[in-house]
The prediction has a mean pLDDT of 88.
The RNA shown here (c-di-GMP-I riboswitch aptamer) has 85 nucleotides and comes from a soil metagenome.
Its Rfam family is "c-di-GMP-I riboswitch aptamer". Its family is annotated with cyclic-di-GMP binding in the Gene Ontology.
The model forms 95% of the base pairs in the Rfam consensus.

RNA sequence: GAUAAAGGCAAACCGUCGGAAACGGCGGGACGCAAAGCUCCGGGCCUAACCCUCCACCAGGAGGCAUGGCGGCCGAGUUGCCGAA
Numbered sequence: 001g002a003u004a005a006a007g008g009c010a011a012a013c014c015g016u017c018g019g020a021a022a023c024g025g026c027g028g029g030a031c032g033c034a035a036a037g038c039u040c041c042g043g044g045c046c047u048a049a050c051c052c053u054c055c056a057c058c059a060g061g062a063g064g065c066a067u068g069g070c071g072g073c074c075g076a077g078u079u080g081c082c083g084a085a
Base pairs, nucleotide, nucleotide: 001082008033009032013028014027015026016025017024018023031072037078038077039076041075042074043073044070045069046068051064052063053062054061055060
């Protein structure tokens, strides 16, 4: 980062599996992506199991909180294909 070339990835949704959930794996499917390759280091966002407090006192309910998650939220680090301006 181009009216290039060769390719790559795969949103929503559907099926299935895992998970408390967010979400993730696999298959289908393409909204899009020049890193929509990889990494939670910084920020942000999502969930709230465990735990804490309260209400109830049988079961449960409410509030708080990542150690859980999102790399297709941004930054940062790092690796990679091609080569017009």